[in-house]
RNA sequence: AGCCGAGUCGGACGAUCGCGGCGAGUUUAACUCUCGGUGAGGAAAGUCCGGACUCCGCAGAGCACCGUAGCAGGUAACGCCUGCCCGCCGUAAGGCGAGGAUUAGAGCAACAGAGACGAGCCGAUUCAGUUCGGGUGAAACGGGCAAUCUCUACGGGGAGCAACACCAAGUAAGCAGUCGUUUGAUUUCUGCUCGAAAAAGACUGCGGGUAGGUGGCUUGAGGCCGCGCGCGAGCGUCGGUCCUAGAUGAAUGAUCGUCAACGGCGCCUUGCGUGCCGUCACAUAAUCCGGCUUACAGAUUCGUGCUUGGU
Numbered sequence: 001a002g003c004c005g006a007g008u009c010g011g012a013c014g015a016u017c018g019c020g021g022c023g024a025g026u027u028u029a030a031c032u033c034u035c036g037g038u039g040a041g042g043a044a045a046g047u048c049c050g051g052a053c054u055c056c057g058c059a060g061a062g063c064a065c066c067g068u069a070g071c072a073g074g075u076a077a078c079g080c081c082u083g084c085c086c087g088c089c090g091u092a093a094g095g096c097g098a099g100g101a102u103u104a105g106a107g108c109a110a111c112a113g114a115g116a117c118g119a120g121c122c123g124a125u126u127c128a129g130u131u132c133g134g135g136u137g138a139a140a141c142g143g144g145c146a147a148u149c150u151c152u153a154c155g156g157g158g159a160g161c162a163a164c165a166c167c168a169a170g171u172a173a174g175c176a177g178u179c180g181u182u183u184g185a186u187u188u189c190u191g192c193u194c195g196a197a198a199a200a201g202a203c204u205g206c207g208g209g210u211a212g213g214u215g216g217c218u219u220g221a222g223g224c225c226g227c228g229c230g231c232g233a234g235c236g237u238c239g240g241u242c243c244u245a246g247a248u249g250a251a252u253g254a255u256c257g258u259c260a261a262c263g264g265c266g267c268c269u270u271g272c273g274u275g276c277c278g279u280c281a282c283a284u285a286a287u288c289c290g291g292c293u294u295a296c297a298g299a300u301u302c303g304u305g306c307u308u309g310g311u
Stems, first nucleotide, its partner, number of pairs: 001307003004303006011259007019039002022036004041282001045293002048291005053160004065156005070084005085099001086097004100151002105149002107145002121134004164215004174206006186198004222242005227236003261279007268271001
C1' cells in the first nucleotide's frame, strides 16, 4: 500500500413548543388543567423459513400435493448455526457450494461439424462389422445434465392476536308468561283526572348475537460479566449484575443554540491552525421469540490475520 475475517456505534448537550400511555392532585364523575415519570431499530423492513400461544379438525392405512437432501453435532424448532470430508474460486488470509441416485425409465445439448444421443457415416483393411484411423466440438459411442420430468430416503393437518375468551346497549325476529280484541289492554289530545277519538295488539321475562368494552399484552427459549464443560455452534438446578412502549387507525416530533463528524471555498501564522457555507443515512413497533435476506451517510475497534514493496 492492497486485502481478509470478526465486531461496535449509528450524533451529544441545553432551551422552547408539542404528542401517546401511566401515576398523583383537582373534579360528584368525566373532560379540561397541574405535577412527576416514561415512550422504536440494527435492521422495528421483506413477511421468506422455524417455533411459542389460540381455535378448528383428526380411528388406522394408502395415493396425490408440498418441502428437505454429504457425514456428525447444536437448538424449543428450522430450509438456521457449528465442525469435518469433497468440489470450485483466490498467490494467500479466506470465500462459495440446490453436495442422494443417470445399471428403472423419459427428456435435453448453442456454435462448429458429414454426423449430437438413435446409432450410424467416411477412408483403409480382413475369411468375418475383423481391425485401425477420422479435420470439428465442452462432449464422437462412451459419457454429461437430476437448478427438466423421474426415482429413493426423510418430513409436513388447517387457520392465524382482525387468533381466541369474557361482559354486553339499542332495534328487529324467536320463545315463554300476563293482560286484551264492544267486559276495549294500549295509544293520542294531555303532565294528571274526567271526557272524546283511534284501536288489535300491549307489557314483562329469557337465551343467542351486533355496536361497544375488557382480557389476551408483554419479564423473556432475555442481555452482560465471571466460573465450569465443549475444537466449535453452544450448554449449566452455578455466582453476580442489568432491564422495563404496549398503543388500537395507532404517540415517540419540531425549532433554535453550542459542540462533534464529513465535504467544499477562503485566510496566513502552514498549524492535527482558523473563518464561512453545506451535509448528516437506511428506515419507524402493532401478540411474542429464534433465524435468513435486503437497505444504510458516516465513525470506529480487534486479529502475535494474509500478500506485495521499501528500510
Predicted 3D model of a 311-nucleotide RNA (Bacterial RNase P class A) from a Sutterellaceae bacterium. The gene name in the source record is rnpB. Rfam family: Bacterial RNase P class A. It is annotated as a ribozyme. Model confidence (mean pLDDT): 76 of 100. Taxonomically the source falls in Sutterellaceae (Bacteria, Pseudomonadota, Betaproteobacteria, Burkholderiales).